[in-house]
Parts: sequence; structure tokens; C1' cells
RNA sequence: AAUCAACUAAGCUACUCCCGUCGUGAGGCGGGGUCAGAAAGCCACGGUUCUUGCCUAGCAAUAGCAAGAAGGCCGGGUUGCCUCC
Repeated sequence: AAUCAACUAAGCUACUCCCGUCGUGAGGCGGGGUCAGAAAGCCACGGUUCUUGCCUAGCAAUAGCAAGAAGGCCGGGUUGCCUCC
């Protein structure tokens, strides 16, 4: 100097559940809590699932349309930490 990408260190988030609060609802926010995560940071563009409404079709299940929710469902985009000591 190159290769290897393991180890180490500093930390981070917070599943289920409980309480409070907002919402018709899915669910969001705050507190407790700590399953797990190397992007479980952020973003609804694509898919998927869920919620609500209804001019439509249907006996119904459901399909269609519209408006929402989920980034800890997946893809994608984008930002960040350490790195042979």
C1' cells in the first nucleotide's frame, strides 16, 4: 500500500401488551415496556393487506369506484453510523 468485511465502540428504534388521547374505522400520537431490527431513519411511486362510503352489479359472499391506513408486509427512492485499532 492492497485485499478481506470480521471484530470493536458510540449509540438508536421499540413488537405484543397496558394507560391516556385523537379518529366512524383501519390506525395515529404520548407514557410505560422491550419481541426483534444493520437502516425497524425518512418518503405512499409500484405491489399487497386493511378501513370507510356509495351512484353500480349481485339473494349473499363479493366485485367496481372514491377517500383513507400500514415504511416493524414487499419492492423502489433517499439519508446516516462504525469499519483490521
Molecule: c-di-GMP-I riboswitch aptamer
Organism: Methylomonas lenta